The RNA shown here (c-di-GMP-I riboswitch aptamer) has 86 nucleotides and comes from a Desulfuromonadales bacterium.
RNA sequence: CACCGACAACGGCAAAACCGGAGAGAUCCGGUGACGCAAAACCACGGAUCCUCUCUUUGCUGCAGAAGGAUCGCCGGGUUACCGAA
Numbered sequence: 001c002a003c004c005g006a007c008a009a010c011g012g013c014a015a016a017a018c019c020g021g022a023g024a025g026a027u028c029c030g031g032u033g034a035c036g037c038a039a040a041a042c043c044a045c046g047g048a049u050c051c052u053c054u055c056u057u058u059g060c061u062g063c064a065g066a067a068g069g070a071u072c073g074c075c076g077g078g079u080u081a082c083c084g085a086a
Stems, first nucleotide, its partner, number of pairs: 004084002012037002017032006035073001041079003045076003048071005054066003
């Protein structure tokens, strides 16, 4: 240094729920709170799932399509990082 991940050490993040706020919505932000996480740090590159203010089609408010958005704590990938037992 790389791989790896301990009944090690210092710590870190923060699920659901509730309160307040933003959004058409998925969801996100802040506070409380901890289900868990060795990358549960960052990135929408590939897949997957979710949403529909808008546009098209339609007899229709439906279905379908376009386009856009969301989730990195869904998976893969990329980038970076604390510690140092076996």
The sequence was found by an Rfam model in a public genome assembly. Lineage of the source: Bacteria > Pseudomonadati > Thermodesulfobacteriota > Desulfuromonadia > Desulfuromonadales. The coordinates come from a structure-prediction model, not an experiment, and the mean pLDDT is 86.